[in-house]
Molecule: Bacterial RNase P class A
Organism: Actinophytocola sp. NPDC049390
Formats: sequence, structure tokens, C1' cells
RNA sequence: CGAGUCGGCAGGGCGGUCGCGGCGGGUGAAAGCCCGUCGAGGAAAGUCCGGACUCCGAAGGGCAGGGUGGUUGCUAACGGCAACCCGGGGUGACCCGCGGGACAGUGCCACAGAAAGCAAACCGCCUGGUACGACCAGGUAAGGGUGAAAGGGUGGUGUAAGAGACCACCAGCACCCCGGGUGACCGGGGUGGCUAGGUAAACCCCACCCGGAGCAAGGCCAAGAGGGAGCCUCCGGGCUCCUGCGCAGGCGUUCGAGGGCGGCCCGCCCGAGCCUGCGGGUAGGCCGCUAGAGCCUGCCGGCGACGGCAGGCCCAGAUGGAUGACCGCCCACCGGCCGCGAGGCCGGGGACAGGAUCCGGCUUACAUGCCGGCUCGUCCG
Repeated sequence: CGAGUCGGCAGGGCGGUCGCGGCGGGUGAAAGCCCGUCGAGGAAAGUCCGGACUCCGAAGGGCAGGGUGGUUGCUAACGGCAACCCGGGGUGACCCGCGGGACAGUGCCACAGAAAGCAAACCGCCUGGUACGACCAGGUAAGGGUGAAAGGGUGGUGUAAGAGACCACCAGCACCCCGGGUGACCGGGGUGGCUAGGUAAACCCCACCCGGAGCAAGGCCAAGAGGGAGCCUCCGGGCUCCUGCGCAGGCGUUCGAGGGCGGCCCGCCCGAGCCUGCGGGUAGGCCGCUAGAGCCUGCCGGCGACGGCAGGCCCAGAUGGAUGACCGCCCACCGGCCGCGAGGCCGGGGACAGGAUCCGGCUUACAUGCCGGCUCGUCCG
């Protein structure tokens, strides 16, 4: 310098004018006004996992159901993350893997092919009937052909032709022993039978995990039609307090309705109201709510995910749902013109997207720019 690979960061800046939401202060009877301060994201998104928090009977047992799936760690937890192992790809950095079990059982394996799972004879080869080449019977898995896959590979012995039928070496499988590693696993040795197909995002088996609903969770206050009581009254009504509506039908109060219990059963608990229809009323406010597995910096431990310590910081809480619009200058970038060049002038120009209880992840979207590690090739010293 070229090619590649992995990772990180930013997501325009400054000023002015007008405007919006929260909080604090001032002023004002109030509405409001003034001042100060804070005001979206790396994904706030999809709502796909995991948790915090809240309520439900603190949720016992069995069956069913769902999820996860190499190992060791990290974490509040996870289907996340890190390191490592194994398999595959790449010269390499590195990348990819929904990576337990197919001698527990069952199922399936399209098309092609003779045959697709206790193997199989289409062609070929060999023997015989047989008198030759056609036909028939038998043997044969070495050769051909089909297929994703055809029951180890090479060489030899053997044979009518052949065949792990037998032998040597190699590959692979099962078991045992030794060594290393926390472990997945790796290295070495021995024995065995000659060889075993794939599929478990098919049923299934094994190990581990899982109560449900969700901030419209949940709690408090106010209001309310109708009814009751008291007081006042000019007899029309008014005020205060309590309750929280009225009518009809059905079922039920220990012979127990109804409810809780993830889906069912057992076991258990609450239990005097419940269900349906018609009519009417309220339909506002507050809490939950934002200080948190928080952010920044430094040091320490760890390969790392991450953890510990110290110091500093406060960073949206709306509910007709705020964070916007315009102008000027500058900047990255793009185009045109001028210039040998450094550069100058003019024009364009900044993505994806936006909280709604909060947090940890995953996934998806993203104009443009910047930075770093590593690898390969070439050249120079």
C1' cells in the first nucleotide's frame, strides 16, 4: 500500500425569537405572570424471553401440560452473556452449529432404483439342464447402474465365480486400563466381534426448571340516584347526619347456593348470599410513579462475562399525554465551476425513530462519519 476479519464510539455544533410539560421560588383574591432549573433513545420500537413490584387461598399431592438441552462459570433471573470442548468451513485473523439419547420401544425415509432395514439378484460373473450364443434353475454383493444414503477401505489367501470365509495394515464402534483436565473432553495401551444407515425443530426416553393474573396490578378519597333519622319552617320546602340505588324473576342459608383452587382429580378452605332481566346514578381527584440489580471516574481481583472498594452526581414523569417551529453562522458529506497545486466560489445537505410502572436481555430499523485490535499478500529498510 492492497485485500480481509472482529470490535467500539458518535448520531451535528453555537447563537437568537416564539412556544410546551414537571419541580422550586416570587407576586397575586384567583386566573395568570416573572425568575431559576430539568425535560426521550441506542434502539425509547417489536412485546419475544427473564426479573422487581402488586393482588389472588402463602399456591399440599398426583396426572396432564409448557420450557430448556455440550461443559464450566457470570447473574436477581433468563431461552442472555463469557471462556472452553466437540463437529464443519477458511491459507489465516476468524466464522457457523435448535450441539442430551437412534443396541428402551414405535413410526417415517419422497423420487429414482431389482432391492431402503430381521437386506436385496436389474445388468454382469460362475455352474448346471444342453446339443453352443436364446431360455430355465441355482450360486455370487468383487464389478456396473439408481440414489442424500446400498451392510467398512486397500492388498492378499481362497474359490466354479465370489464373499471378513480367512490373513495383514488402516479407519471406525463397544468395553476395560493408564495419564492429563473442576468438567465437556483429550492422549496412549489392550480386548472383542468384523462394521453397526439417517431422522428425536416425529412420538418417545433422560436431566433440570415452571402457581396464576398483571400498573386498566393494587390502594385511598370525593361524588351519586333512592331510603332512613333529627332540626327548622312562611307548610312550598330547606339544612345536618347515616346508608350507598330501585323493581321483577330464579336458586340458596348446615339437606348449604355460590366462590377460591393454572387444565383435571384427590385433599382443603371461605361461605350468606348468588345469578338473570329492566330502569336510574356517579364516571372526578390522589397515591402507586420514578433514587435505581442507577450513572460517571479511579483503583483492585478475574483470560473473560463480571465482582469488590472509594469518590462524585441526580438524570422525564405527562394522562386533550410535553420535549416543537423559524432564522443566522459554522461543520461532516455530495455535486458543479475556477486553479498546476494548497485552496477558493456557488448550490444541495444530516438517518432510523420517539417514553407511559421499572429494570436485565434478545431481535429488528438506522443517512453519514470516526477510532482500535488482528490476519493474509506485495514492496522498502